[in-house]
RNA sequence: AGAGUUUGAUCCUGGCUCAGGACGAACGCUGGCGGUAUGCCUAACACAUGCAAGUCGAACGCGAAAGCCCCUUCGGGGGCCGGUAGAGUGGCGCACGGGUGAGUAACGCGUAGAUAAUCUACCUCCGAGUCUGGGAUAACCUUUCGAAAGGAAGGCUAAUACCGGAUAACAAUGCAUGACACAAGUUGUAUAUUUGAAAGCUUUAUGUGCUGAAGGAUGAGUCUGCGUCCCAUUAGCUAGUUGGUGGGGUAAGAGCCUACCAAGGCGACGAUGGUUAGCGGGUCUGAGAGGACGAUCCGCCACACUGGAACUGAGAUACGGUCCAGACUCCUACGGGAGGCAGCAGUGGGGAAUCUUGCGCAAUGGACGAAAGUCUGACGCAGCAAUGCCGCGUGAGUGAAGAAGGCCUUAGGGUCGUAAAGCUCUUUUCUAAGGGAAGAUAAUGACGGUACCUUAGGAAUAAGCACCGGCUAACUACGUGCCAGCAGCCGCGGUAAUACGUAGGGUGCAAGCGUUGUUCGGAAUCACUGGGCGUAAAGGGCGUGUAGGCGGAUCGAUAAGCUAGAGGUGAAAGCCCGGGGCUCAACCCCGGAAUAGCUUUCGAAACUACUAAUCUAGAGAGGGUCAGGGGCCGGCAGAAUUCCCGGAGUAGCGGUGAAAUGCGUAGAUAUCGGAAGGAACACCAGUGGCGAAGGCGGCUUUCUGGACCAAUACUGACACUGAGGCGCGAAAGCGUGGGGAGCAAACAGGAUUAGAUACCCUGGUAGUCCACGCCCUAAACGAUGAGAACUAGCCGUUGGGGGUAUCAACCCUUCGUGGCGCAGCUAACGCGUUAAGUUCUCCGCCUGGGGAGUACGGCCGCAAGGCUAAAACUCAAAGGAAUUGACGGGGGCCCGCACAAGCGGUGGAGCAUGUGGUUUAAUUCGAUGCAACGCGAAGAACCUUACCUACUCUUGACAUCCUCGGAACCCUCUGGAGACAGAGGGGUGCCUUCGGGAACCGAGAGACAGGUGCUGCAUGGCUGUCGUCAGCUCGUGUCGUGAGAUGUUGGGUUAAGUCCCGUAACGAGCGCAACCCUUAUCCUUAGUUGCCAGCGCGUAAUGGCGGGAACUCUAGGGGGACUGCCGGUGAUAAACCGGAGGAAGGUGGGGACGACGUCAAGUCAUCAUGGCCCUUAUGAGUAGGGCUACACACGUGCUACAAUGGACAGUACAGAGGGUUGCGAUACCGCGAGGUGGAGCUAAUCCCAGAAAGCUGUUCGUAGUCCGGAUUGGAGUCUGCAACUCGACUCCAUGAAGUUGGAAUCGCUAGUAAUCGCGAAUCAGAAUGUCGCGGUGAAUACGUUCCCGGGCCUUGUACACACUGCCCGUCAUAUCAUGGGAGUGAGUUGUACCAGAAGCGGGUAGGCUAACCUUCGGGAGGCCGCUCACCACGGUAUGAUUCAUGACUGGGAUGAAGUCGUAACAAGGUAACC
Repeated sequence: AGAGUUUGAUCCUGGCUCAGGACGAACGCUGGCGGUAUGCCUAACACAUGCAAGUCGAACGCGAAAGCCCCUUCGGGGGCCGGUAGAGUGGCGCACGGGUGAGUAACGCGUAGAUAAUCUACCUCCGAGUCUGGGAUAACCUUUCGAAAGGAAGGCUAAUACCGGAUAACAAUGCAUGACACAAGUUGUAUAUUUGAAAGCUUUAUGUGCUGAAGGAUGAGUCUGCGUCCCAUUAGCUAGUUGGUGGGGUAAGAGCCUACCAAGGCGACGAUGGUUAGCGGGUCUGAGAGGACGAUCCGCCACACUGGAACUGAGAUACGGUCCAGACUCCUACGGGAGGCAGCAGUGGGGAAUCUUGCGCAAUGGACGAAAGUCUGACGCAGCAAUGCCGCGUGAGUGAAGAAGGCCUUAGGGUCGUAAAGCUCUUUUCUAAGGGAAGAUAAUGACGGUACCUUAGGAAUAAGCACCGGCUAACUACGUGCCAGCAGCCGCGGUAAUACGUAGGGUGCAAGCGUUGUUCGGAAUCACUGGGCGUAAAGGGCGUGUAGGCGGAUCGAUAAGCUAGAGGUGAAAGCCCGGGGCUCAACCCCGGAAUAGCUUUCGAAACUACUAAUCUAGAGAGGGUCAGGGGCCGGCAGAAUUCCCGGAGUAGCGGUGAAAUGCGUAGAUAUCGGAAGGAACACCAGUGGCGAAGGCGGCUUUCUGGACCAAUACUGACACUGAGGCGCGAAAGCGUGGGGAGCAAACAGGAUUAGAUACCCUGGUAGUCCACGCCCUAAACGAUGAGAACUAGCCGUUGGGGGUAUCAACCCUUCGUGGCGCAGCUAACGCGUUAAGUUCUCCGCCUGGGGAGUACGGCCGCAAGGCUAAAACUCAAAGGAAUUGACGGGGGCCCGCACAAGCGGUGGAGCAUGUGGUUUAAUUCGAUGCAACGCGAAGAACCUUACCUACUCUUGACAUCCUCGGAACCCUCUGGAGACAGAGGGGUGCCUUCGGGAACCGAGAGACAGGUGCUGCAUGGCUGUCGUCAGCUCGUGUCGUGAGAUGUUGGGUUAAGUCCCGUAACGAGCGCAACCCUUAUCCUUAGUUGCCAGCGCGUAAUGGCGGGAACUCUAGGGGGACUGCCGGUGAUAAACCGGAGGAAGGUGGGGACGACGUCAAGUCAUCAUGGCCCUUAUGAGUAGGGCUACACACGUGCUACAAUGGACAGUACAGAGGGUUGCGAUACCGCGAGGUGGAGCUAAUCCCAGAAAGCUGUUCGUAGUCCGGAUUGGAGUCUGCAACUCGACUCCAUGAAGUUGGAAUCGCUAGUAAUCGCGAAUCAGAAUGUCGCGGUGAAUACGUUCCCGGGCCUUGUACACACUGCCCGUCAUAUCAUGGGAGUGAGUUGUACCAGAAGCGGGUAGGCUAACCUUCGGGAGGCCGCUCACCACGGUAUGAUUCAUGACUGGGAUGAAGUCGUAACAAGGUAACC
């Protein structure tokens, strides 16, 4: 410090997620030791048991039992223990220490102050005093009530308990006078005195107390400034409320309380209300600023079962005190009582979760005491827990046969791995034994079997957890097969998973490791530091203006802000630095530094502010000029539509893509004249004008607002912005009353359509118009708030002014309004003096998408609805701009038998063939739009053959290796369907170094063979297709943040990215073309088997022969064609058009040749191959069957339907092929298929082999025929081991459908279509198929509107699996959260009223009463009782509010394959949207 994730890719915006740190944690797996810290975060839930606050005999009175001893009259008495234990009176303490965080949003806390408005026991200091009297009472005793807890009555008694009196400073008040207010003694010691026998008493001194006064210290009370969470969907709150006066009250100020008077006080700088919460030092995190938290330790506050109350006291409204009420628990004799762990342990409960009913007062501290001492769950220690932090260990060295074993493997090896074993060492830890501190000044040690040290023993006792797809360090195998599962995000898993599970290996941490939760960070993702708002979320619809914020120039004064120095404070602990102590560290100790802020004080005066004075540049303003659809009101005009009247006129009009509804013979439409009425104002008209925006358009009147311009009187900062407020605010809509021509929601009808509640048409009501009143929203848009200043220009244009000027025009200036553009800005698009640039001021708004601008609440509205405005839940995106593609029922240009123009077909028939389907034991498998279907198959009777049935084999039909035997091999017989099994016979080879070897056969064992079994979606190779379409790319450069662009676009041209020109591109590659083959012409060379002109021979005839080398031909080599030449067009180019010459002319014709890529296209059954599967079978052999089935459907063909024909007879002309397991002539036989036979030919020689259409002639005469030949019967031929299933052919007979084929659809542009025959491959045989060959030989193309396919450019896009795309809504179904809801339940709270315990206070007429007074009657005072005021609990009524729940109901969200449509994205098929 960043990373992953939106896309095909890119940049941006933006959310989600991760890596880091932390924790009082919990959970899972694991667990050796020590130090140190920490340990109910939940139920402030309930608590058994024990302990946690007592102490003092030196304040006081009393005072045992038991035991021992003695005496005894046996009743008892005495002594010791012992003035002990003990309770009581009294004093001090119990308000500290310890716990908890419920309440509290507050002067509670923090900080700085105030107290001249206060108190303070114990402690300290100072000065004064401590005199004299009195009456009670508990304990105790007696009686008595009660179950108990507890009382009651009577009697006795003491004090440092209580009370009276004396003396009295100080304080209080402005002064004076007067008045008021104290005490307690006692112990020890010492000395002395007195008295006494002694105990003792008295006095003095000292110690210690006590009283009142003044200080200190400590602690506490009260007050004030500032700071201190969220909600405005809480906006008004307040009657003791705010102030005053009198009175009361407190330690003390005060409405703290009370009476009266006044009507104030608080609040947008957030009152009141609601939710939440103890606050701080600090802790965690962070670079910091901040954010979150407030365990342990320290300070403060609050609380002590819940609520209320006071008493005592220096101090409490009191955790282990009291009283009352309530809830709960316990005891009870039912009458009544007792209790309060949020002290330490501990229990139950709750919970994911948090310890021992331990030891000790040895230390530190506290209470009491003069002290000894007692008490102390404070504290010091120990125990439990890996809960955290820190430290240590689980061994070290050597050791390669790289052991065994595991895992992987390309089978060679690699890896775990020097790791282990082995050998040599060490002993931290461990075990055992011994010694042994500090903590403690003299004594006292819980810890303590302490720490620590020494000795002995022996590698001995000690390693796990998570992860290994990316982020993120670390990879393989097996299992699984969208299952099981994983997952923080993206995402893995559908048979080769580095992502699931296991294993091996590896990586990271380590006595821990992971997970979960929370929190800070990353997140500049609330932005003070440090963000934004044209299109991503975000400028208010516009103005006016209040508060507020901010504000021109000069001079002076002040010193609030600002700035500088000093003082105080900022507790300790913590953090940081230095040092020190535990072996180190954690931890602890000492010292230092630092510390925001607040406060006091002394300076300074630039800036801001305040104030005094002045100025004119901002702003305003008088007079003048001037443009304008600015606003309001009234009047007027013409054109047009419609209706009405009249004329004239006849059959249609109207409307549409086409129609129909509608109107019209009752006279429409069209046309002329007249009249009525309403609404809107053509041309002018313009990126022209005006207005704040909405908006404003005929002419004209009245009234009226604002702007601009030029020259300037005047005022003197009056300015800018503007939360609330107020006003305006298109259209639609609402109310009342008018008006209503046209248009036109709703509605009706007609069409369209699968439907059509739409688009189109005919009608048509609200409405549109006017007046008045509401509504208050728009894509109210420049999607751009207002104001001010600054920052290049150029070109237009409205208004005003100035200059030059005869005009036209030109120049300057200014307000507006447009276009382009530099710098700059921007994610880009773009903006660019009219900023989205650079700055300032003020306002509004945003913080992922959906839910939702919705619900609830409030305000407004007649309503419709508007404004304000969430959450649960859900997703990992949503989005902006630009890029490349693809697509469009977008555009432009161009091409193709694409259409058109033609010719011939298919689709109808019969048959052939392939496919689907069906059938079957099997009908083997594959191919499936074009690009499967006469396809793999260039040929299924057996074989082929992969399928089925049956019978067989198991190292196998085939390959390699090993052992043994044998040549191999051939023949015969038996059984069997055959494979096979059995028997018999013949036969002895080749090489040799003489051992044997090679080939072959048989037997045996195991390694292995074998598989047309699966996966073409694991693959190679091959192939199809777009497409012989003209495209596809690269290097360097340039442009762009980038994806990318440029080049390759543009102007021409071409069959072509072909070429030329232009050009930030210049070049290049794969394609195109050419090079290759063939064909057309010529030349040359050669001349057999081919040829034969001339010469010769020969024949009935024939190159048959001699010969020839001319010709044809053959097959080698060359020439030729290149837009080369001419003319025209073009830009002078490329090229095109025409022409000449030429066998051929613009690629001459044909072929081979197929760019980058697309289709997970086809093929595991040609072959090869990974993985999986079978192994007496999914392998192998054999026989028979099947692939040939047949209601049907489709494709491709053949033959036809006839006369351009059929039949018969005669007759002419090819090319290219094939042939020895072959082609097979002449001849003979057969009607024929064919047979017999075998010449010739290993082929320019012989054969297949007679080409057919054609031509000549005859016949048929439009007929299901002399067309057509299917089907069937019979008889044959050939091939073959074998034609039954299931071959081809021949002859005789038979003679079906079919008379030119619906919708639809195919091929073809010239030697082509059409038509005619011939050959070949495969092959024993078996073509209508396929591949070739030649013969005859057309028609048409105006043209590119349309269909299909393609190319280039451009445009839109919400598509990128790319339109077979994407995607919306209802309905159905499941789940989830939520709103409404008759209500129901619970909590909190307001108001009014009732009620009123305890208690303080007031009153008191009843009762009681020691101290003092008394005239002795009584009084003062006190207590009880009664009563009044206040008041807790409780109750009633009525509101508010929160939560829970509720039949039913509303929408919302989510969920691989539901229904209906197709709204949006392209002109999305009616442009979309508000």
Overview
The RNA shown here (small-subunit ribosomal RNA) has 1474 nucleotides and comes from an uncultured prokaryote. Model confidence (mean pLDDT): 84 of 100. The RNAcentral record of the sequence draws on ENA.